Small-subunit ribosomal RNA from a bacterium, 1513 nucleotides, folded computationally. Rfam family: Bacterial small subunit ribosomal RNA. Rfam links the family to the GO terms ribosome and structural constituent of ribosome. The sequence is in RNAcentral, with records from ENA. Model confidence (mean pLDDT): 84 of 100.
RNA sequence: CAACUGAGAGUUUGAUCCUGGCUCAGGAUGAACGCUGGCGGCGUGCUUAACACAUGCAAGUCGAACGGAUUAAGUAGCAAUACUUAGUUAGUGGCGAACGGGUGAGGAAUAUACAGGUAAUCCCCCCCUUAGUCUGGGAUAACCUCUCGAAAGGGAGGCUAAUACUGGAUACGAUCUUUGAGUCGCAUGAUUCGGAGAUGAAAGUUUUUUCGCUAAGGGACGAGCCUAUAUCUGAUUAGCUAGUUGGUGGGGUAAAAGCCUACCAAGGCUACGAUCAGUAGCUGGUCUGAGAGGAUGGUCAGCCACACUGGGACUGAGACACGGCCCAGACUCCUACGGGAGGCAGCAGUGGGGAAUAUUGCGCAAUGGGCGAAAGCCUGACGCAGCGACGCCGCGUGAGUGAAGAAGUCUUUCGGGAUGUAAAGCUCUGUUAGAUGGGACGAUAAUGACGGUACCAUCAGAGAAAGCCCCGGCUAACUACGUGCCAGCAGCCGCGGUAAUACGUAGGGGGCGAGCGUUAUCCGGAUUUAUUGGGCAUAAAGAGCGUGUAGGUGGCAACCUAAGUCAGAUGUCAAAUCCCCCGGCUCAACCGGGGUCCGCAUUUGAUACUGGGUUGCUUGAGAUUGGGAGAGGAAAGCGGAACUCACGGUGUAGCGGUGAAAUGCGUAGAUAUCGUGAGGAACACCAGUUGCGAAGGCGGCUUUCUGGACCAAAUCUGACACUCAAGCGCGAAAGCGUGGGGAGCAAACGGGAUUAGAUACCCCGGUAGUCCACGCUGUAAACGGUGUUCACUAGGUGUGGGAGGUAUCGACCCCUUCCGUGCCACAGAUAAUUCGUUAAGUGAACCGCCUGGGAAGUACGAUCGCAAGAUUAAAACUCAAAGGAAUUGACGGGGGCCCGCACAAGCGGUGGAGCAUGUGGUUUAAUUCGACGAUACGCGAAGAACCUCACCAGGACUUGACAUGUAAGGAAUUCCUAGGAAACUAGGAAGUGCCCGCAAGGGAGCUUUAACACAGGUGGUGCAUGGCUGUCGUCAGCUCGUGUCGUGAGAUGUUGGGUUAAGUCCCGCAACGAGCGCAACCCCUGUCCUGUGUUGCCAGCACAUAAUGGUGGGAACUCACAGGAGACUGCCCAUGGAAAGUGGGAGGAAGGUAGGGAUGACGUCAAGUCAUCAUGCCCCUUACGUUCUGGGCUACACACAUGCUACAAUGGCCGGCACAAAGGGUCGCGAAACCGCGAGGUGGAGCCAAUCUCAUAAAACCGGUCCCAGUUCGGAUUGUAGUCUGCAACUCGACUACAUGAAGUUGGAAUCGCUAGUAAACGCAGAUCAGCUACGCUGCGUUGAAUACGUUCCCGGGCCUUGUACACACCGCCCGUCACACCAUGAGAGUCAGAAACGCCCGAAGCCAAUGUGCCAACCGCAAGGAGGCAGUUGUCGAAGGUGGCGCUGGCGAUUGGGGUGAAGUCGUAACAAGGUAGCCGUACCGGAAGGUGUGGCUGGAUCACCUCCUUU
Repeated sequence: CAACUGAGAGUUUGAUCCUGGCUCAGGAUGAACGCUGGCGGCGUGCUUAACACAUGCAAGUCGAACGGAUUAAGUAGCAAUACUUAGUUAGUGGCGAACGGGUGAGGAAUAUACAGGUAAUCCCCCCCUUAGUCUGGGAUAACCUCUCGAAAGGGAGGCUAAUACUGGAUACGAUCUUUGAGUCGCAUGAUUCGGAGAUGAAAGUUUUUUCGCUAAGGGACGAGCCUAUAUCUGAUUAGCUAGUUGGUGGGGUAAAAGCCUACCAAGGCUACGAUCAGUAGCUGGUCUGAGAGGAUGGUCAGCCACACUGGGACUGAGACACGGCCCAGACUCCUACGGGAGGCAGCAGUGGGGAAUAUUGCGCAAUGGGCGAAAGCCUGACGCAGCGACGCCGCGUGAGUGAAGAAGUCUUUCGGGAUGUAAAGCUCUGUUAGAUGGGACGAUAAUGACGGUACCAUCAGAGAAAGCCCCGGCUAACUACGUGCCAGCAGCCGCGGUAAUACGUAGGGGGCGAGCGUUAUCCGGAUUUAUUGGGCAUAAAGAGCGUGUAGGUGGCAACCUAAGUCAGAUGUCAAAUCCCCCGGCUCAACCGGGGUCCGCAUUUGAUACUGGGUUGCUUGAGAUUGGGAGAGGAAAGCGGAACUCACGGUGUAGCGGUGAAAUGCGUAGAUAUCGUGAGGAACACCAGUUGCGAAGGCGGCUUUCUGGACCAAAUCUGACACUCAAGCGCGAAAGCGUGGGGAGCAAACGGGAUUAGAUACCCCGGUAGUCCACGCUGUAAACGGUGUUCACUAGGUGUGGGAGGUAUCGACCCCUUCCGUGCCACAGAUAAUUCGUUAAGUGAACCGCCUGGGAAGUACGAUCGCAAGAUUAAAACUCAAAGGAAUUGACGGGGGCCCGCACAAGCGGUGGAGCAUGUGGUUUAAUUCGACGAUACGCGAAGAACCUCACCAGGACUUGACAUGUAAGGAAUUCCUAGGAAACUAGGAAGUGCCCGCAAGGGAGCUUUAACACAGGUGGUGCAUGGCUGUCGUCAGCUCGUGUCGUGAGAUGUUGGGUUAAGUCCCGCAACGAGCGCAACCCCUGUCCUGUGUUGCCAGCACAUAAUGGUGGGAACUCACAGGAGACUGCCCAUGGAAAGUGGGAGGAAGGUAGGGAUGACGUCAAGUCAUCAUGCCCCUUACGUUCUGGGCUACACACAUGCUACAAUGGCCGGCACAAAGGGUCGCGAAACCGCGAGGUGGAGCCAAUCUCAUAAAACCGGUCCCAGUUCGGAUUGUAGUCUGCAACUCGACUACAUGAAGUUGGAAUCGCUAGUAAACGCAGAUCAGCUACGCUGCGUUGAAUACGUUCCCGGGCCUUGUACACACCGCCCGUCACACCAUGAGAGUCAGAAACGCCCGAAGCCAAUGUGCCAACCGCAAGGAGGCAGUUGUCGAAGGUGGCGCUGGCGAUUGGGGUGAAGUCGUAACAAGGUAGCCGUACCGGAAGGUGUGGCUGGAUCACCUCCUUU
C1' cells in the first nucleotide's frame, strides 16, 4: 500500500406483443465411459456390501520394584558348587493399553455450532508451595512334586520376594459435627477470622547424585453436567404424556436433577407445530452466485457415535473399553464329539458387490507417541517409494529460410482453385528423453528409508514424442460423393421421401490440446418461490357473503424507561481455508510470514423513531336528539285479472296443432259463448343502467313486530380502531326426509312427426318437482370474473335521497354541499383490451390465493352428510407447448350496400332416336402417350391406309440414320443381274466434274474403311426448371415513398358522403403524392372531305354488239388505297351541395364507353405442358439408339361428353328466278367446248391474280304438287355397279348411280346458350391436306326476332362491418363411445416381508439388595470365638426369545376401474360462425356415444328493433 460488483439466446403465431414452461452457452467433481497418450512437480484414490475375510504386521515397556531361571567371562575350589561382573528373561509388580489409527451404521437431539454457567464437579502423568516418609504382620505366583484334559486350559500339595496386600502410630490450613463474630451475592448460598470434638497417610530403590511414595493448597491440561439461540421434510401425522409434571422423605453420583424409590398433589408439552412418520453424522469449510442465497460436508482440522449383532458390568485418574472380560444370538474354523477358538469400519491383501477406486513395498533417518534414570525397545501413527492423465500446475514434440506455388489428394464454370511455406531442399538449436562424470539440503556432533534422488557439467543427433471433438440455427467453422422417411442423427428447434452445408465417408475449416468428448450430479443463467426481487378484471391466481378469537398493524401531546435502534470499548469467533501484501521452491501449482472480515456475549453512552409505563386531548370510532327515503326482513289478513275444473243455458261439426302434418279432443255434443261455483299459483300497467340489503336476494294492498343506511345541528365517551388463521352464522336453483297441497308449467315416461337414424330440436299428453310447514344439503358464470379498511390525485354530464343559499306573494329556475348510482374523459396505469375520485392511479395495514399443459379438482386417506355428494387434496406417466390481448387474411346455413344472361321475363337447345367425334371401361401381341370439377372429354390432333409413330410381332445394323475431329483410300455418281417381305447382301458394267498449279501435286465438296473421343433416346422427373398457356377475370382491384398513429404485427392513405362500367370523378378527412391496373392512345366497322384513279367505276359525250364498261374517253358516283374532319355532357332545361354527376331535349351519320377487336394488374391453383422447343439431374449404350416389312392407334357387352341429321305442312319434292361478303390458287386454280344420269373424264384458253379461276351462294321470292300418314317425312343400314387420289383403299379413304328404307311422331329427373344486327335460321370460304372420316375448327356475309316487372331467392364476384377455438385458412378445426397395441396407476379375496410400539410368559450375564446353614491367611483374642470377607441361595431390574391382538410401510395378486400414448380402423357431429336448437355454470333425470331435457343463474351470445344514458354537430 491493499483486501473480489450483475451480458444473454432458441422454441407457442401467417405475423405481433405479453404470460409461461422447456432447452442451451458458464463454473465445479473423491468421478465413470469412449478414442488417444511424451516428461516432471504437487495433491488425490471403495461414493456400492457398517458384506465375509486366508496370511503377515498394527502396543508395549521397565532387572534403577521383586524372587527365581539362564548365558558368557572372571575369582575361589579337585569337583559339586559359591561369589563378582556383563547380559537375556517366563512370572509377580508398576506405567501404558481410554492416546494414536479406522468407519459414518445409528442418531432430528443425550448430537453439533455459537454464546454463557458450574455458588453443582472430577482431573493419572506435569509445574509451584507446605509438611512428612515411623513401626509391625500374614500370604501368593514363579519354582518343585502329583494329577485331569485331544486341545484350550486346569486341579491338589509344598517353598519364596517385593514399590503386591495389610495392622498400629503420628498429622495440617483436608473431611465431618458443633459454636462465636464479620464481609459479599439476585437466590439456593459463598467466603474470612476464631473455639471444641471426631476421622483418615506413606515404599522403597540405586555404589552415589538420583528416581520414587504420602497428605494438603494452587496452577496447567483434560473431562463431566446445565442453559439460551440456531440446525431437513411431511398436518393426507392434532392431540401427546403415569416417573408423566411438581413437592416431601430416603437412596445414589465426582457432581445438579424423577437419576432411583415411597408417599402426596394433578400437573407438563402443543398451531411460534407437540406426538408420529421419513431422511440425515454435525461443524470449520467446499462448489456456485454480483450479492442475498442455493447445494454440499470426500481429502485436512474440531466434536460426536460405532467396533460381528444385542445386553452387562469389572479394572482404572479416565472405558461401560476396535486389536480386554462375562452372557445371549447369527456366522466361520478346530475336535479324540466330551469341548474349545474367532471378530481387518488398523496397514497391506483376498473374495463378493459395482460404472468404479492402488503395493500382502522400504524405514523408524525426520516429526510425534508409550515405557524406561538412561542406553534403548516398540510404533502399517508417520516419513518415503510403487500403481492410476483421477485433478491442478509447468515443459516439450523443433527454429530460420525455402515458389518449379512440386507430386499426391479434393474440387471445378475445365480456365482454374484449395491443401500451401505446408513438404522436400538448405542453414541452425539442444528444452525433455538418452549416455558419462560430479553430487547435496533435509542432522550447525553421530545416525538418511527417500537416493547416487534433486541439482550441475560434458556428449551426439531433428533424431524418440499429437490427438480428440465439432462445422443447419443457438455457436467459431463448407464443399463433394454415397444413401433416399431407409440407414441413421438429435441438448432444444428439428434433419432424412433422388440435387441433405443436419445421416455415412472424403477433402477443407473451427476449437481445445496430453488431452478431447460423452454420461451423471450441484449451483448459475431462473426476477421460474421474487427479503433484496413477482403476481391475482380477461394469461395460473380474491375464499359465495358476513361476524369474530388468537395474531399482525394502529391518531395527537407531554414525561419516565432504554427492550428494539444507533455509537464506542472489551472478550470470543481454534488452526487450516478464502481474500490482500510480502517471501521460498528456475516459474506456476505447492509451501511459509503478516493482515482484513461477518456473528454472538459483556460493558459504557445516545433517545429522533418503534415498544413498555403514566397523564392528558379530540380530529378516528361510537353514543344522544330531530327528520325524511326505501321491492330490507318476519307474521297475519284482504283483493282483482287470468287459468283450469265442475254444474247449467245457447249452439253444431268440427276443434286443436304445425314449416307441413299427425297423435289428441269432439255427435255420449267438443271448440265458441253466457251464468254460477270451486281451487291453487303468480301479482300486468306503474317500472326507470330506479330503490333496499353483507351476499344469496327482494315487486298487488293493509296491519303488527323488527334490522340497517342517509341528512342536519349541537352535546357526550375519549383511540374504545382496522384486518382477521381457527370457530360461528347466512347462503339461488336443483336435490333429500316427514306431513300437507297440487290450478298452470313440467325432468323422467308414452305417443305423433322430422330424419339415413333421431334415445333430440317441433307437436299431443304427462309423473316427480315447482307451492306451504319443519329439518337436511352448502354448491353456481354464488361475476364487477375486480377481498376489506384508510388517505391522496383535473374535470364534464345525467339520475336517486337529504340539507343549505339566493329569489319570490308562492312554486320553479339558478348556486353550494353530503351520501348513493351511471356515462364520457385529463394525468397516471396496462401486454393490450381497457381502467380512470365507485381506479385496474399514488401510498399504508391485514387476510386469502397462484407458480407450464394434461393426468385432475381425480385416486387414496380424513372430516361432514340419510343419500346424492361436499371439503381437503397428490403421484406415476405424458407433451413442448397450453394460454391472454390485439393484427392481417380466410370463412359464416352473420349483417348492410352493389354488380354479372346470376335469377326472373323470353327465344332456341341438350338430356329420348340414328349417325359422327372424343373419353372411361373392357379386350388385345399392341390397342403409344398426355389432359380429369368449374379450368379434361370435336382437348394436344389446322387431317393415324404406308410415312407420321412414340406401341406390338418378326428381320437387320453397332462410331451408328444425324454433328465435329484423326488416319488411309476412292471423284461424285449411274445402270444391270441374283437372293429377299423389304431393309439389305453378293457380283458386274459405265464413269472423272469445280478451284489453284507448267508439272508433280494440293484444296473444297461427296463417299468407303479403321480405331477412339462421341452421337442418339417421343426413356424418367412439369413436385428440380425456362418459355408458353388455362382459370379466378376485362373482376376493379394490387401496392409504394414520405409523414402521422401504434411497444409491435400493422394502421392511415385505399375508410366516410355522393357518383360511375371502373380505386371513374367530386366533396370531406393526418395525410400528401406516386406506380401497376381502369380509361385513353392502336386496328376494323359506321358519316363527310381531300388526294390518286388500274386490273375497279360509267353520270355526261361518242363507237361497236343480239347483249354485256366490250372500246374511245371521263374522274362525277360506287369502290379501292392513303391522309384528314367528326363526339367533348360541347349547348339547353331540370335535379344535385355553387361539385362530380344524373334525367330529358336540340343539333347530328353517330350521344353519353357509338359497335366490335387487340390489350389480362399484384397474385391464386406445387393448375397444364420434359411428347412443340430449351434445359439441370438420373437412366440406356451390339440398345430404352437406328432401320425394314406387317400389324396396331379404327377393337366393342357397355357408360358419359360434344356435335350433325331428323321426327315434318312456318314443311318435303319439282320447275322458274334474285341478291353477298371474305378468302385460296404455279408440284396450283383450271375457263370455254365435248363425253358421262352422276362422281368424273377429255381438253387446255387464261392467271404468280381488284385482270384469269375456284364460283352456281343458300335460305328468300314465284308457280306447281303432296294433305297429316312412320308418309313424296326421315335417312341409318345393306346389296350391286362405278369414279378419284395414291407404290398400295383387305384390315382402314372419300365420292357417284341404282336398289334397300332402321330408329325416330318433339324427348323423365335435370341442364345449357343468348339482351340487337344479338338469338335463331341460311349458305360461302380457308387452314391442315396426295386423298379423306370436316357433321370439327377458324372466318365471311344473307334473312332477322322476343323479353328484362325487378333483385326476395340460386350461383359467382366487389366494398364496409361483425364473430371465430380457422391460417394446408370450412374440402378448416374438432368431441366422445367402441375395436387394437403399449405404458404407468387406483381397487381387489388374499398372500409374503419389514420396522416400531403395547400386553403377558420365560429370564442369561451382571450391578444392587437380602440371607448367613458352607468356606476363609493378615486385625482382636491364650483359646473358644469375634470383627470382616467369599462362595452359595433368594429377590427387584433385565438382553435375546416366545406368545397375542392392533396400527404403519412395502412387494406380489385372479379380476376390475378409469387415465395416457399410438400417419391413414368403426359410429355419429357435440363445440368453434347465430356451428345450423346461442353457448356455458350448478344440479337432477335419461340416453350406444358425443350428449339431450327440466330448473335457476351468467354473457365469456350473433342479429334486428325499442327504451334509457353518453359523445359530437